[in-house]
């Protein structure tokens, strides 16, 4: 220098104008409460602070949390699989053995068991797991020929060899087939779930008795005295009791609209030291810089710079013009995996060539 492999990381910067969510604080208006000090709610405006990701994604795996269910054991069903370790847990991660790929750095593995049973074994080959005679030998035998030494044809045996194949009968191979073995697994999910709580309707309990209405008289016009009415309305013929239907009022409890919590301090982040080959763990110190919506904010435009491409000029790294700057966006929260991604940075390592 070229080619490659592994790990870690960034993923536009700054400024201006306008706009949005959340929090704090201040002011104006309206409404309510008040022990008159003020407090609460709604709304408008100003200021300050803060506002997406390495994957927020797929929702694949494992958890926290919540509600429901739950005697014990077993069956069924689902999952995992060398060995050891890490972890809250995992199908994740680390170490290591074995196998395969690569010259190598390194990468990949669906790596328990075919001495339980069933099933399957492509192509080639005569025959593929209940075997099988294709070739040339060997042994036996019917028949024919014979110069009696044998020879030919057919059949049988499956004895040794050849050929095919991953494997040719051998305690064969395959569990990315059923199965067996060992271990693990209750269900649903923040629209979980909890709290407050109108109006209307419905449920339960209680009440409707005189301070009303009408008449007469008096009056200082505020009321006073006397009398009548008849028991909230209706029905069961009437009265009492009771029952039924309905009205009004009060109380209680459940739910709906709506609001609040869950919900942002967490298996948290940063630094140092120590233990461990490592995943990781322990101790100490610091930080809250880590969004919190509920029709769902995190945006738009402009300028300068940066990076990449194209064209032109200039000529040796400068100027001008133009285009582009990815994948994608929270919604209860974590640990992983997988997938998408313009461009770029850093650190080891391997192979080849070359110079000293």
């Nucleotide at each position: 220098c070229g080619a490659g492999g592994c790990g870690a990381c960034c993923g536009g910067a700054c400024g201006g104008u306008c706009g949005c969510g959340c929090g704090c604080c201040c002011g104006g208006g309206c409404g309510g409460g008040u022990c008159c000090g003020c407090c609460c709610g709604c709304u408008c405006g100003a200021g300050c602070g803060u506002g997406a990701g390495g994957a927020a994604a797929g929702u694949c795996c494992g958890a926290g949390c919540u509600c429901c269910a739950c005697a014990g054991c077993g069956c069924a069903g689902g999952g995992u699989a060398g060995c050891g370790g890490g972890u809250a847990a995992c199908g994740c991660c680390c170490g290591u053995c074995c196998g395969c790929c690569g010259c190598g750095a390194g990468g990949c593995g669906a790596g328990g068991a075919c001495c339980a049973g069933c099933g399957c074994c492509a192509c080639a080959g005569a025959g593929a797991c209940g075997a099988g005679c294709c070739c040339g030998g060997c042994g036996g035998u019917c028949g024919g020929c014979u110069c009696c030494g044998g020879c030919c044809u057919g059949c049988c045996g499956g004895c040794g060899g050849g050929g095919u194949g991953a494997a040719a009968c051998g305690c064969g191979g395959c569990a990315a087939g059923c199965u067996c073995u060992a271990c693990c697994c209750g269900g649903a999910g923040c629209a979980a779930g909890g709290c407050c709580a109108a109006g209307u309707a419905g449920g339960a309990g209680g009440g409707c008795g005189a301070u009303g209405u009408c008449c007469c008289g008096g009056u200082c016009c505020g009321c006073c005295g006397g009398g009548a009415u008849g028991a909230c309305g209706g029905g069961c013929g009437c009265g009492c009791u009771g029952c039924c239907c309905g009205g009004c009022c009060c109380u209680c409890g459940g739910g709906u609209c709506g609001g609040c919590c869950g919900c942002a301090c967490g298996a948290g982040c940063c630094g140092g030291c120590g233990g461990g080959u490592g995943a990781c763990c322990g101790c100490c110190g610091g930080c809250c810089u880590c969004a919190g919506a509920u029709g769902g904010a995190u945006g738009a435009c402009c300028g300068u710079c940066g990076c990449c491409g194209c064209g032109g000029g200039g000529u040796c790294u400068c100027c001008c013009g133009u285009g582009g700057c990815a994948c994608a966006g929270a919604a209860c929260u974590c640990g992983g995996c997988u997938u998408a991604c313009a461009g770029g940075u850093c650190g080891g390592c391997u192979c080849g060539c070359u110079g000293g």
Record summary
Model confidence (mean pLDDT): 76 of 100. A computed fold for a 356-nucleotide RNA from a Chloroflexota bacterium, annotated as Bacterial RNase P class A. Rfam family: Bacterial RNase P class A. The family's RNA type in Rfam is ribozyme. Of the family's consensus pairs, 97% are formed in the model. It was read from a public genome assembly, where an Rfam model found it.